[in-house]
Molecule: c-di-GMP-I riboswitch aptamer
Organism: Deltaproteobacteria bacterium
RNA sequence: AUUUGACAAAGCCAAACCUAUAGCGAGGUGAAGACGGAAAGCUACGGGUCUGCAAAGGCAGAUAGCCGGGUUGCCUGC
Numbered sequence: 001a002u003u004u005g006a007c008a009a010a011g012c013c014a015a016a017c018c019u020a021u022a023g024c025g026a027g028g029u030g031a032a033g034a035c036g037g038a039a040a041g042c043u044a045c046g047g048g049u050c051u052g053c054a055a056a057g058g059c060a061g062a063u064a065g066c067c068g069g070g071u072u073g074c075c076u077g078c
Stems, first nucleotide, its partner, number of pairs: 003077001005075001012037002019030003035065001041071003045068003048063006
């Protein structure tokens, strides 16, 4: 430096549900709570799915814990 997650160690994140809050909504954020996760760190670039406005074309948003890509990182092994 590329890479591995077999055995560890230190840790990390936090689904559903409940609750508060603002939002037309999907969903977000806080508190509580753990289903799980080797990037469940970041990123909306491509696809999928969801929401709003629509007669439609489409436009605007959401989802990274749907998949892929980009990018950053701890430890261990080769």